Predicted 3D model of a 74-nucleotide RNA (transfer RNA) from a Candidatus Dojkabacteria bacterium. Rfam family: tRNA. Its family is annotated with triplet codon-amino acid adaptor activity in the Gene Ontology. Its mean pLDDT, the model's own confidence on a scale to 100, is 80. It was read from a public genome assembly.
[in-house]
RNA sequence: GGGCCUGUAGCUCAAUUGGCCAGAGCACCGCAUUCGCAUUGCGGAGGUUGUCGGUUCGAUUCCGACCAGGUCCA
Numbered sequence: 001g002g003g004c005c006u007g008u009a010g011c012u013c014a015a016u017u018g019g020c021c022a023g024a025g026c027a028c029c030g031c032a033u034u035c036g037c038a039u040u041g042c043g044g045a046g047g048u049u050g051u052c053g054g055u056u057c058g059a060u061u062c063c064g065a066c067c068a069g070g071u072c073c074a
Base pairs, nucleotide, nucleotide: 001073002072003071004070005069006068007067010026011025012024013023019057028044029043030042031041032040050066051065052064053063054062
C1' cells in the first nucleotide's frame, strides 16, 4: 500500500428482504421480603446504532468516504 471481517446500553449480544416506541441477559438505582446481608419478586433509569454524507415517504439494515480494531497478501 491492497483484500476481507467487525463496530448497537457500563459489559456480552439480538433485531427476518428497509417499516410496531431499537430489545434481551448481566451490571446499576428504587421498593417489597429480612433484625441485617444475600437470595427472590416488582418497578425504573440508561442508546446521536463508530463518524460524515447520499438514496428513500421512511435507514441499525442499502451506497460512498473516513476512523478504530482484527486478519490475510505484498